[in-house]
Context: one part of a larger RNA
């Protein structure tokens, strides 16, 4: 250094961005560092290897030869890779005008419902459950009317529909802003692609400090069920769920499928389904690009099942995994306020 893997057996980093490094597209000329071809030297003897020959024979021992994958100097080819020269545009991008979108942020507004507080009508129940009781109520509930209060969340529309890199985004309406997507031209010329470390994002729960606080509701309290019942169910309830700043950095962070490119029967399948362009008066079709689903050939697969969004068929880079336990543990170390989390063994033992 070298194997074979990574849906679901052990294994794709939660997810971008981008440093160093890897690795890169056509055509021309130039050099010759990798490259390949000769020559020279050198590669020490003894081993090892081939042929002989010495001790009766064999171990031994002697003698010739090959070889000795390499280094070093030279000589020479120039297709490939590098380096360098001069261009290209088919790969990236940039400008014009254009479109869909719950894509991010900040502000502000609105109904509907819950609780609560006034106040009206009104009287004995009311609420809850398999039954039930804890728990409200003659100090007027519960039900109903009208006014106020104040916080969450945004029914219907709604969709195997959209839109983000991933978490993740859902009343409305106006501001700022990313990203995409399709046509035509018109520019730049390979400026790509990947990414060790680094940086930023990253649900929930958790945690600082400061406000909020209507329903939920860990924690607790009671009622009940039960043999028991620290549960399921009920009645209540406090962190917290909400906002603002600042932390954690983790999940079945899942398609348990890394990113990018290139290639490949299709049913014009499911009159698919979302966006766009063009043709048309216009819709339908039609043709094309992109995204999104379902079936369904080859080919793979251990099977399941994947199957133009590939788990096929190749090519670049990166994570990764090497029997179960012990263990994502312990030491260190780094990071957090902490809870930890990230790095990550061995004994031993089957």
């Nucleotide at each position: 250094c070298u194997g074979g893997g990574c849906g679901u057996a052990a294994a794709g980093g939660g997810c971008g961005u981008g440093u160093a490094g890897g690795c890169g597209g056509u055509u021309u000329g130039a050099u010759u560092a990798g490259u390949c071809a000769g020559a020279u030297g050198u590669g020490a003897a003894a081993u090892a290897c081939c042929u002989u020959g010495g001790c009766u024979c064999a171990a031994c021992c002697a003698a010739g030869g090959a070889a000795g994958u390499g280094c070093a100097u030279u000589u020479g080819a120039a297709a490939c890779u590098g380096c360098u020269u001069a261009a290209c545009u088919a790969g990236a991008g940039u400008a014009c005008a254009g479109g869909a979108g719950g894509g991010g942020a900040a502000a502000g507004u609105g109904g509907a419902a819950u609780u609560c507080c006034c106040a009206g009508u009104g009287u004995a129940g009311a609420g809850g459950u398999g039954a039930a009781a804890u728990u409200c109520a003659u100090a007027g509930a519960u039900a109903u009317u009208g006014g106020g209060a104040g916080g969450a969340a945004c029914a219907c529309c709604g969709g195997u529909a959209g839109c983000g890199a991933a978490g993740g985004c859902g009343a409305c309406u106006a501001c700022c802003u990313g990203g995409c997507c399709a046509a035509a031209u018109a520019c730049u010329g390979a400026c790509a692609c990947u990414g060790a470390g680094g940086u930023g994002c990253g649900a929930a729960a958790g945690c600082g400090u400061g406000g909020g606080g209507a329903g939920c509701a860990a924690a607790c309290a009671g009622g009940a069920u039960u043999a028991g019942a620290u549960a399921c169910c009920c009645u209540g309830g406090u962190a917290g769920u909400c906002c603002a700043c600042g932390c954690c950095g983790u999940a079945a962070a899942c398609g348990a499928u890394g990113u990018g490119a290139a290639c490949u029967a299709g049913u014009u399948g499911u009159a698919g389904g979302g966006g766009g362009u063009g043709u048309u008066g216009a819709u339908c079709c039609c043709c094309u690009c992109u995204g999104u689903g379902c079936c369904g050939c080859a080919g793979c697969u251990a099977a399941c099942g994947c199957a133009u969004u590939a788990a096929g068929u190749u090519c670049c880079c990166c994570g990764c995994c090497u029997g179960g336990g012990g263990a994502g543990u312990a030491c260190g170390g780094u990071c957090g306020c902490a809870a930890g989390a990230c790095u990550a063994a061995a004994a031993c033992u089957c």

RNAcentral holds the full RNA, with entries from ENA. Predicted 3D model of a 350-nucleotide part of an RNA (small-subunit ribosomal RNA, central domain) from an uncultured prokaryote.